RNA sequence: CACUUAUCGAGAAAAGCAGAGGGAAAUGGCCCGACGAAGCUUUGACAACCUACUCUACGCAAGUAGAAUAAGGUGCCAACUCCAACCCCAAAAGGGAUAGAUAAGUU
Numbered sequence: 001c002a003c004u005u006a007u008c009g010a011g012a013a014a015a016g017c018a019g020a021g022g023g024a025a026a027u028g029g030c031c032c033g034a035c036g037a038a039g040c041u042u043u044g045a046c047a048a049c050c051u052a053c054u055c056u057a058c059g060c061a062a063g064u065a066g067a068a069u070a071a072g073g074u075g076c077c078a079a080c081u082c083c084a085a086c087c088c089c090a091a092a093a094g095g096g097a098u099a100g101a102u103a104a105g106u107u
Stems, first nucleotide, its partner, number of pairs: 002106007013043005021032003027084003044077001046075001049073003052069001054067005081099001086096003
């Protein structure tokens, strides 16, 4: 990088450096930003995908399902993945697709 599966309406910020952008990409919108953006560092939090430990149910067992903890590996900490675009829908709402993000796995 590609593929497969699952999830994406919840949740969670301070400090230091830095100095103008940022919200994935291109278009439109709407926002955030000198009361300090991106980025880097530290600390903290959130969450519970994987590992670990414990408990419960089923099972002869292997194990499966659920719950709890948050120790390890990730992730994440404005706005639904900020919204729209393509399809369904008279429109809106809503649903779906595409794309993307994250986790686990495969090549």

A computed fold for a 107-nucleotide RNA from an uncultured Bacteroidota bacterium, annotated as SAM riboswitch aptamer (S box leader). The coordinates come from a structure-prediction model, not an experiment, and the mean pLDDT is 81.